[in-house]
The RNA shown here (small-subunit ribosomal RNA) has 1484 nucleotides and comes from an uncultured deep-sea bacterium. It matches the Rfam family "Bacterial small subunit ribosomal RNA". The prediction has a mean pLDDT of 82.
């Protein structure tokens, strides 16, 4: 710095990523070379070799070798001679305590790092200084004997020493007593010095030395002590008996409870002892900006430790890696009696692991031991080996070259693009790589030798010695020759496209990808990073200011303790003065080397490596300095407190009083009900209730006043009134003189439940009962009612104990209200003290908001916090009679969770306003019959769609064949159609045959124009384009319904606000309207509204034939002719209507009126018009269309049957149920439409559907065509009827290839159910609704009662907006944004994870009691051995280890059992979010 909560924001917050590193390991993959590393696990177990010896100039000697000599003889053999080199095993010395390995143990004087030892040792090595005399006894070996498998052991004789031991000298050395003196904070200590007494030596020699013995001093090395520092948990809080200390004594190299004996009772802890678990420590290392924060491989210093423990010895030095005893464990070897062993040396083996190397070479350097030297040892040490395990450097070629080659990949497709100047070609260089010639530095001694020199030691010439390695490095020859890969490519993050997949496969670090067009999954083509390497994964840091000391926070995100009181800490007013702890500042010391850092060097360069520097921020010492802190002293008075006044208040305790309501009693009056709820019920009442009146009695609570008000720490606190008491305020400014703030353990107080014991108990009331409510209802309502609520005393200690807001102190703009007091003469007003309140400014805050009573500025002190969830849970402690409370976790798991605001959207939230939305009303539908359409159901098929409002008389404005898409069943396969098309000459037509047709076979007939070349038409192989009513309406497009003709939807620009939005659009009016006016940080604009545009209603111009007919003729009396354009009327164009005009209201917009006028008046009426948008709504089956999928079929062709079935159920309609009517008969009036495959007038014939002939007309002309209700007359008289017409028989007509499934229509004859419809539901507000009938379109006919139109006759009613339904706008809550059809809780049941208790059961480390008790230091010892010294033996103490016992801690296990946590779609409810339908949360 990103990414990640959310529809968007802005903050808090965790989760992940880019960066750095590693002793790694894994995975593909690998040309070189330099310098570096290299069992991080089983401190597991080892085969086998090696890692310590050397010294003959210490000895005795001589087993191998070589030399010489001698003897023998077989002439090249054999004995024998310590004679010489040397030299096995032996005795001595010196080393083996060093170098190498490892990290088990250790929380510790063990490291670091500064001190002290006046408390100490120290071989080899320097310097000084003295000595080195004399004897003795043995014993290794060697010889001989012996046991034993072997290791080994005994026993005898006999031998040396620089091995041993006596004796003598010896003081500067030790000891005991003395004396003088220095010097020290103290014990104490320096130097000198009497006396006494004690302990030494080794030899060899080539004569040059080399050795020893004593002291004393350097050095070097260690030894002990002390400050200071260095882990985690307090769910480990008390721990100690040698323990703290004295006095004494032992022991040590030395001080000390180090050990013993006696005395004392101490000692150490919260500034964290004791325990439990982790851990070698620096120096460094990694990473950071720095401060940290992680590390303790290589390298260096310290420390422990050597199979486990335990123990000494020797030695200068050890409790000894490669020594020794003991004990255990394990390994071997054994003749079974007994031995032997210790790679955490260097190599190697098993094993364990993800992992980590050769049983190499050399002593050439450097270094160490032994020697006088030469030398000898030396897996320290320098090489080489194997490992991309790291860091560095090189190379894998460089320059031309475009037909932009071939191929691959993509593509808008024959075009392009990309790979790509990449190959090819062509010229150039040769680092490396191979070959071949040279060839290193690392070596300089030592030792001999020559010279100087007394002695250390100095000079000089000459010579040998290389493991690596025939290496580096250098040269010459060939020739682009011998060398590129991993990852990654959705966003963070640099990089894209095709194909396959299809919530499969897979993929991921976080977000998340994948459910048929995936830059995320696998591949491919391309890019991208990085390079001999890249990439995972595992660890540490960074980013994380995400533990904040630099550098965090606590109203509401996680966070202020319930209040207070105060002890220890921490902080502290004002002068003055000493002083120097702190702080500063100069000096000295230290801070090892190496490592970083700068700088030069050297390897060709780097890494590497050297030299110099610097720097080591640290401790210590010392000198000075004295503002500030801090200490002591001394002084002030402003913070604190005291005194006096004074005035306040529900402050606390404890008693006494009061009235009003309640209930109970008990007496009256008095009749039927009271009560209670939304409605009821239970309950109470005729045994007399409720209601009234009196009387009494008991408990609790104190109306008004009363307040936004008072007091108190804080819980709280309210009737009067009394005793005792606490307090803060004003004022005065006497007193005291910093006596102060905060405050971890600590204590006290601390609402309500609850809890004890004992009291009281009216009213209310958990539990319980009963009644209702309910799908249930262990609730909410109601009727009763027990603890309890009250009191005393004791306990509990929690509450959303809240201002969610710690305490003090000081500063910081103002208005204003209120409480108590002071001051001015005063009640006005004014100032000032201390409270309670409200609103604004700066200034803070994510943001709401705070704001002198801070959430501003600052400082002190305390307390909390560090993602959610597991959880305030689990365990352990503490407290408690108990409930419980306090403290307080872990596994696991998620990527959020939160917190203010914002814009929607809902609400069983509010307000305002509309709509046939309720209401007032007419009519229906719901009930019956039948039409028609769903769903069901059945069928071989009952083709598909539509499906709440917005499906259902809907696609369908006409299913008997056709339509058709379905089903059986027969047929075709470039196909049933169209285009192009070599040929070909038909086509068409009529007929036979077969068969259900489709088809198939046959038969007949055979073309037109011609400019003679075709052309037209048909048929037509192959080919190249078929076809699909098959999927996907959730992959589209067009076209549509809905909300909705509802008023609304949004844009520039400014201006608010981090922002995400606001505003403008709100607000007051007013509209049918975001309609229009006012007013406003908004002005404006746009797409809806309205208007424009069609019908209608009025007039009035024009035109007058098919329409018209006032008038005038004519008539057969019909506008039928003539005639006539007045009138109707037809169609063209125009006018009128705008609140224009009164009258009231009103600022305006506008609104009211039986106003005028006008046909018509407030949009006249009525139609087309449908903003942004919603619903993944509908439609791939009208059409297009991507993509998929079928091709002898999912196409195509026919014949049949199906779409019309039918127990049911629902939508929408028709015709009734009747007299406002049926039926006869007569008789008026339409207005839109149709009509030559028709309409058909008229005649005739049928009873009629029709039929037969037929006029007329492509229509203002003819014709469908009868308008019906209506009006008149007649007739039924309330009945299943003259209603009603379903059913169904008969018998027909018409249309069509064909009415059986499946047509309409006529006669006739039959004559169901129905007497107006439960719950419950729909239209409609005026030419409407309700009646009546016409007509049109499809269409051969019709299942038409349907739709689409047309006139005719024509109502009733709207008080009003409570209420239901929808909508709008503002506004309020929300945990919801897929937006309430939402979110969402807990039980049950299912799989999984972790845990948590549990009878028990196994273990692991520690302690403590008691018994044994090796080796072994120390004490003791009369018997045996020594001439002694001294040893054996014995035995005390003491202890490793065994062994038991009771208790603890801690792991693992566990039958059984509690709970959490996670999982598309399982069960019951609906507990929270909205007033979530009972407001929600919090303690008990």
């Nucleotide at each position: 710095g990103a990414g990640u909560u959310u529809g968007a924001u802005c903050c808090u917050g965790g989760c992940u990523c880019a960066g750095g590193a590693c002793g790694a390991a894994c995975g593909c993959u690998a040309g070189c070379g330099g310098c570096g590393g290299g069992c991080u696990u089983a401190a597991u177990a080892c085969a086998u070799g090696c890692a310590a010896g050397u010294c003959g100039a210490g000895g005795g000697g001589u087993a191998a070798c070589a030399g010489g000599a001698g003897a023998g003889c077989u002439u090249g053999c054999u004995c024998u001679c310590g004679c010489u080199g040397a030299c096995g095993a032996c005795c001595g010395g010196c080393g083996c305590a060093c170098g190498g390995g490892u990290g088990c143990g250790u929380a510790a004087c063990g490291c670091g790092u500064a001190u002290g030892c006046a408390a100490c040792c120290u071989g080899c090595c320097u310097u000084u200084u003295a000595c080195u005399g004399g004897g003795g006894a043995a014993u290794a070996g060697c010889c001989c004997g012996a046991a034993g498998a072997a290791a080994u052991u005994c026993g005898g004789a006999u031998u040396a020493a620089u091995a041993c031991c006596c004796c003598a000298u010896a003081g500067c050395a030790u000891c005991a007593c003395g004396a003088a003196u220095u010097c020290g904070c103290a014990u104490g200590u320096u130097u000198u010095u009497g006396u006494g007494a004690u302990u030494a030596a080794a030899g060899u020699u080539u004569c040059g030395a080399c050795g020893g013995u004593a002291a004393a001093a350097g050095a070097u090395g260690g030894g002990c002590a002390u400050g200071c520092g260095c882990g985690a948990c307090a769910u480990u809080a008390g721990c100690u008996u040698g323990u703290u200390g004295g006095u004494g004594a032992g022991g040590u190299a030395a001080c000390g409870g180090c050990u013993c004996a006696c005395c004392a009772a101490g000692g150490c802890a919260a500034c964290g002892a004791u325990g439990u678990c982790u851990a070698g420590g620096g120096g460094u290392u990694c990473u950071a900006a720095g401060a940290g924060g992680a590390u303790g491989a290589u390298c260096c210093c310290c420390c422990a430790c050597a199979c486990u423990g335990g123990c000494a010895c020797u030695g200068a030095g050890a409790u000894a890696c490669g020594g020794g005893c003991c004990a255990g464990a394990c390994u071997c070897c054994u003749a079974c009696g007994g031995g032997a062993g210790g790679c955490a040396g260097c190599a190697g083996u098993a094993g364990g692991g993800a992992a980590u190397a050769u049983u190499g070479g050399a002593c050439a350097a450097u270094g160490g031991g032994c020697g006088a030297a030469a030398g000898c040892c030396u897996g320290a040490u320098c090489c080489a080996g194997c490992c991309a395990c790291g860091c560095c450097g090189c190379g894998u070629g460089c320059a031309g070259g475009a037909a932009g080659a071939c191929g691959g990949c993509c593509u808008u497709c024959u075009g392009g693009g990309u790979u790509g100047u990449a190959a090819a070609c062509u010229g150039c260089u040769u680092u490396u790589a191979u070959a071949a010639a040279g060839g290193a530095a690392g070596a300089a001694a030592a030792a001999g030798c020559c010279c100087u020199u007394g002695c250390g030691a100095g000079g000089g010439a000459a010579a040998c010695u290389g493991a690596c390695g025939g290496u580096a490095c250098u040269u010459u020859a060939u020739g682009a020759a011998u060398a590129a890969g991993c990852a990654c490519c959705g966003g963070c993050u640099a990089a894209c496209u095709c194909c396959g997949u299809g919530c499969c496969a897979g993929c991921a670090g976080c977000c998340g990808c994948g459910g048929u067009a995936a830059u995320a999954c696998g591949g491919a083509g391309g890019g991208u990073g990085c390079a001999a390497g890249c990439g995972u994964u595992g660890u540490c840091c960074g980013g994380a200011u995400u533990u904040a000391u630099u550098g965090g926070g606590u109203u509401u995100a996680a966070a202020g303790g319930g209040u207070c009181c105060g002890c220890a800490g921490g902080c502290g007013g004002a002068c003055c003065a000493u002083u120097a702890a702190g702080u500063c500042a100069g000096u000295g010391g230290u801070g090892a080397a190496a490592g970083c850092c700068c700088a030069u060097a050297g390897c060709u360069u780097a890494a590497c490596u050297a030299u110099g520097g610097a720097a080591c921020u640290g401790c210590c010492a010392u000198u000075g300095a004295u503002a500030c802190u801090g200490a002591u002293g001394g002084u002030c008075u402003u913070g604190a407190g005291u005194a006096c006044a004074g005035a306040c208040g529900a402050g606390g305790u404890a008693g006494g009083c009061g009235g009003a309501a309640u209930u109970u009693a008990u007496g009256a009056u008095g009749u039927a009900g009271c009560g209670g709820u939304g409605a009821a019920a239970u309950g109470c009442a005729u045994a007399g209730a409720u209601a009234u009146c009196a009387u009494a009695a008991a408990g609790a609570a104190c109306a008004c006043c009363a307040a936004u008000u008072g007091c108190g720490a804080a819980g709280g606190c309210a009737g009067c009134u009394u005793a005792c008491u606490a307090g803060a305020c004003u004022g005065u400014a006497a007193c005291u003189g910093a006596c102060g703030c905060u405050c971890a353990u600590g204590g006290a107080c601390g609402a309500a439940a609850g809890c004890g014991u004992g009291g009281g108990g009216a009213g209310c009331g958990a539990a319980c009962a009963g009644g209702a409510u309910u799908a249930g209802a262990u609730a909410c309502c109601c009727u009763g009612g027990u603890a309890g609520u009250c009191c005393a005393c004791g306990c509990c200690g929690u509450a959303a104990a809240c201002g969610a807001u710690g305490a003090a102190u000081a500063c910081u703009c103002g208005a204003u209200g209120u409480g108590u007091g002071c001051g001015a003469u005063a009640u006005a007003c004014c100032g000032u003290a201390c409270g309670c309140g409200u609103c604004c400014a700066a200034g803070c805050g994510a943001a709401a908001g705070c704001a002198u009573u801070a959430a501003g500025u600052a400082u002190u002190c305390c307390a909390c916090c560090u993602g959610g969830g597991g959880a305030g849970u689990a365990c352990g402690c503490u407290c408690g009679c108990a409930a419980g409370a306090g403290u307080g976790a872990a596994a696991c798991u998620c990527a959020a969770a939160g917190g203010a605001a914002u814009u929607g959207a809902c609400g069983g939230g509010g307000g305002c306003c509309c709509g046939c939305a309720c209401a007032a009303g007419c009519g229906g539908u719901g009930g019956a019959g039948c039409a028609u359409g769903u769903g069901g159901u059945u069928u071989a098929a009952u083709u598909c769609g539509a499906u709440g409002a917005u499906a259902c008389g809907c696609g369908a404005g006409g299913a008997a064949c056709c339509u058709u898409a379905c089903c059986u069943g027969g047929g075709c396969u470039a196909g049933a159609a169209u285009g192009c098309g070599a040929g070909u000459g038909c086509c068409c037509g009529a007929c036979u045959c077969a068969g259900a047709a489709a088809u198939g076979a046959g038969u007949c007939u055979u073309u037109u124009c011609u400019u003679c070349g075709g052309a037209a038409c048909a048929c037509g192989a192959a080919g190249c384009a078929a076809g699909g009513u098959g999927c996907u309406g959730c992959a589209u497009g067009g076209c549509u319904g809905u909300c909705g003709u509802c008023a609304g939807c949004u844009c520039g620009u400014g201006c608010c606000g981090u922002g995400a939005g606001g505003u403008g659009u709100u607000g007051g009016g007013u509209u049918a309207a975001g309609u229009c006016c006012c007013g406003c940080a908004a002005c404006g604009a746009g797409c809806g509204c309205a208007a424009c545009c069609c019908c209608u209603a009025u007039u009035c111009u024009u035109a007058g034939u098919u329409a018209c007919c006032a008038g005038c003729a004519u008539u057969u009396c019909g506008g039928a002719u003539g005639g006539g354009c007045a009138c109707u009327c037809u169609a063209a164009g125009a006018a009128a209507a705008c609140u224009g005009c009164c009258a009231g209201c009103g600022c305006a917009a506008g609104c009211u009126g039986u106003g005028a006028g006008g046909a018509a008046g407030g949009u006249g009426g009525g139609g087309a018009c449908g903003a942004c948008g919603u619903c993944a709504a509908g439609u791939c089956a009208u059409c297009a269309u991507g993509g998929c999928c079928c091709u002898u079929a999912c196409g195509c062709c026919c014949a049949g049957g199906g779409c019309u079935a039918c127990a049911c159920a629902c939508g929408u309609g028709c015709u009734a149920c009747a007299a406002u009517g049926g039926u006869c008969a007569g008789u008026a009036c339409a207005g839109a439409g149709g009509g030559u495959a028709g309409c058909g007038a008229c005649a005739c014939a049928g009873u009629g559907a029709u039929g037969u002939g037929a006029a007329g007309c492509c229509a203002a002309u003819c014709u469908c065509a009868a308008a019906a209700a209506g009006c008149u007359g007649a007739u039924c008289u309330c009945a299943g009827u003259u209603c009603g017409g379903a059913u169904u028989g008969g018998a027909g007509u018409c249309u069509g290839c064909a009415a059986c499934u499946c047509g309409a229509c006529u006669c006739u004859a039959u004559g169901a159910a129905g007497c107006c419809g439960g719950a419950a539901u729909c239209g409609c507000u005026a030419g409407u609704a309700a009646u009546c009938g016409c007509g049109u379109a499809u269409c051969a006919g019709c299942a038409a009662u349907g739709a689409c139109g047309c006139g005719g006759u024509g109502a009733a009613u709207a008080c009003g907006u409570u209420c239901c339904c929808g909508g709008g706008c503002c506004u309020u809550g929300u945990a919801c944004a897929c937006a309430c059809c939402g979110c969402c809780c807990g039980u049950c049941a299912a799989a999984c994870a972790a845990u948590g208790g549990a009878a028990g059961c196994u273990g692991g480390g520690g302690g403590u009691g008691c018994c044994u008790g090796a080796a072994g230091u120390c004490g003791g010892u009369a018997a045996c051995c020594g001439a002694a010294a001294g040893g054996a033996g014995c035995u005390g103490c003491c202890u490793a280890g065994g062994g038991u016992a009771a208790a603890a801690c801690u792991a693992g296990u566990a039958a059984c059992u509690g709970g959490u946590g996670u999982u598309a779609a399982g069960u019951c409810g609906u507990a929270a979010c909205a007033a979530g339908g009972u407001a929600g949360c919090c303690g008990u």